[in-house]
Molecule: Bacterial RNase P class A
RNA sequence: UCAGACCGUGAGAUGAUCGCUGCCCCGCGCAAGCGGGGGAGAGGAAAGUCCGGACAGCGCAGAGCAGGACGGUUGUUAACGGCAACCGGGGGCAACCCUAGGGAAAGUGCCACAGAAACGAUACCGCCGGCGCUUCAAGGCGUCGGUAAGGAUGAAACGAGUGCGGUAAGAGCGCACAGCCAAUCCGGGUGACCGGUGCGGGAGGUAAACCCCGUCUGCUGCAAGGAGCCGAAGCAUUCCGCAAGGACUGUUGCUCGCAGGUUUCGGCACGGAAGACACCGCUUGAGGUCGCCGGCAACGACGACCCUAGAUAGAUGAUCAUCCCGUUCGCAAGAACAUUAGACAGAAUCCGGCUUACAGCGGUCUGACAAU
Numbered sequence: 001u002c003a004g005a006c007c008g009u010g011a012g013a014u015g016a017u018c019g020c021u022g023c024c025c026c027g028c029g030c031a032a033g034c035g036g037g038g039g040a041g042a043g044g045a046a047a048g049u050c051c052g053g054a055c056a057g058c059g060c061a062g063a064g065c066a067g068g069a070c071g072g073u074u075g076u077u078a079a080c081g082g083c084a085a086c087c088g089g090g091g092g093c094a095a096c097c098c099u100a101g102g103g104a105a106a107g108u109g110c111c112a113c114a115g116a117a118a119c120g121a122u123a124c125c126g127c128c129g130g131c132g133c134u135u136c137a138a139g140g141c142g143u144c145g146g147u148a149a150g151g152a153u154g155a156a157a158c159g160a161g162u163g164c165g166g167u168a169a170g171a172g173c174g175c176a177c178a179g180c181c182a183a184u185c186c187g188g189g190u191g192a193c194c195g196g197u198g199c200g201g202g203a204g205g206u207a208a209a210c211c212c213c214g215u216c217u218g219c220u221g222c223a224a225g226g227a228g229c230c231g232a233a234g235c236a237u238u239c240c241g242c243a244a245g246g247a248c249u250g251u252u253g254c255u256c257g258c259a260g261g262u263u264u265c266g267g268c269a270c271g272g273a274a275g276a277c278a279c280c281g282c283u284u285g286a287g288g289u290c291g292c293c294g295g296c297a298a299c300g301a302c303g304a305c306c307c308u309a310g311a312u313a314g315a316u317g318a319u320c321a322u323c324c325c326g327u328u329c330g331c332a333a334g335a336a337c338a339u340u341a342g343a344c345a346g347a348a349u350c351c352g353g354c355u356u357a358c359a360g361c362g363g364u365c366u367g368a369c370a371a372u
Base pairs, nucleotide, nucleotide: 001368002367003366004365005364006363007362008361009360012323013322014321015320016319017318018317020041021040023038024037025036026035027034028033043344047355048354050353051352052351053350054349055221056220057219058218067217068216069215070214071213072086073085074084075083076082087101088099089098090097091096102212103211107210108209109206110205111204119159120158124151125150126147127146128145129144130143131142132141133140134139161177162176163175164174165173180202181200185196186195187194188193225280226279228277230275235271237269239267240266241265248260249259250258251257287306288305289304290303291302293300294299324342326337327336328335329334
């Protein structure tokens, strides 16, 4: 210098003016409210809503099934499918990274294309034997059978390599040695596991295929839920009233009048009620910062200090100035440039994670090249 790995860090700064949402103080006012002042006001991901909890309502004798999730070990935690360290496996020259990592001798399924054949059976070429034809012969052709060592196909070929024996040719068919799995035992480790021993002729892959084994698991989410106030029409219940009107009854057949009458009607109350408003839940919490101690670490103990949004269709903004950053020029000092161009993004019950988005800056380490 180039290429790469890992870790950390802040998330433009300050000031002025005008606004917006809460809070506090002062003054005026019976109150509603008005005026003035002070202070606070998005994130590392507030996002996706994927996992775990707190909290809340409903459900629930107890236990189980189904369904779902998870799956090396030890630890950590309120909990987790998170995190840390380690073990095994894989990748990289390395720094370092990845890993759903129980079971394939319980059963079932699947293994594209190619190939005879993809796990129960089979054979294209080859090799070997019998028979037939042919040839003087060697050989060739056909057919029946043996074989699976060699060739061919494939990601994978029956499933353990080399040598010797064996055979018509061959083959773990037999033997010796070596490789994998692995019972038992010995040693080490809390453990996963590691080192050694090596019974057993145990032997394709696939379980983010069904399945089996083990562990965990009620459902719904703050629009949860609680409490307050107002409440139209229609509805239900109780009571009241016949002043007017109406059904009905009586009074003479009819009309009026009069009287009665209440299932109609009118009215009060209560219930319930679409919906509106405002309150609690609501933000002090498994909280943060610093120090120190324990631990490799995740994390935990102790001490001191701090309070840091709570809106409800949703406030957290705009303008200006100076600077930082940026771009261009310059060896440098510096100069110039901008409609700020400075990313990703915008709380909605809270917390712990994961995932995704994102412009920079710094450090440590690795490899290559060069120089010393």